[in-house]
RNA sequence: UCUGAAUAAAGGCAAGCCAGGCUGAAAGGCGGGCAGCGCAAAAUCACCGGUCUAAAGGGAUCAGCCCCACGACAGCGGGAUUGCCGGA
Numbered sequence: 001u002c003u004g005a006a007u008a009a010a011g012g013c014a015a016g017c018c019a020g021g022c023u024g025a026a027a028g029g030c031g032g033g034c035a036g037c038g039c040a041a042a043a044u045c046a047c048c049g050g051u052c053u054a055a056a057g058g059g060a061u062c063a064g065c066c067c068c069a070c071g072a073c074a075g076c077g078g079g080a081u082u083g084c085c086g087g088a
Base pairs, nucleotide, nucleotide: 001088002087003086004085012039013038016034017033018032021030022029023028037075043081044080045079047078048077049076050073051072052071057067058066059065
C1' cells in the first nucleotide's frame, strides 16, 4: 500500500423489553435495569439520496385535514475520515 471475514486470537458495539427518569411540539435523543436481534467498521461525520416527525409558517371544504425542515435517523444506502487482527 492492497486485500479478507475464510482460519485463528484478542476483543468491540448493542436490536429488543421494563420502568416512565430527563429532554423535545413530535420524530427522536440521553440515562438506569434486564437482555443479546444482529453487525468486519453497527467507530465518527448530515456531504448526496432516502425515510420519519410537523412546532413555527402557509393553505383549506376550517377544532379532526393538506403542504413544508431550519428538526431527526450514521443499525437505510452511497461518500469522506479513522481503527483491531490475518494474508500478500
A computed fold for an 88-nucleotide RNA from a Pseudomonadota bacterium, annotated as c-di-GMP-I riboswitch aptamer. NCBI's taxonomy places the organism under Bacteria, Pseudomonadati, Pseudomonadota. It matches the Rfam family "c-di-GMP-I riboswitch aptamer". From the family's description: GEMM was predicted in a large-scale screen for bacterial structured RNA regulatory elements. The coordinates come from a structure-prediction model, not an experiment, and the mean pLDDT is 81.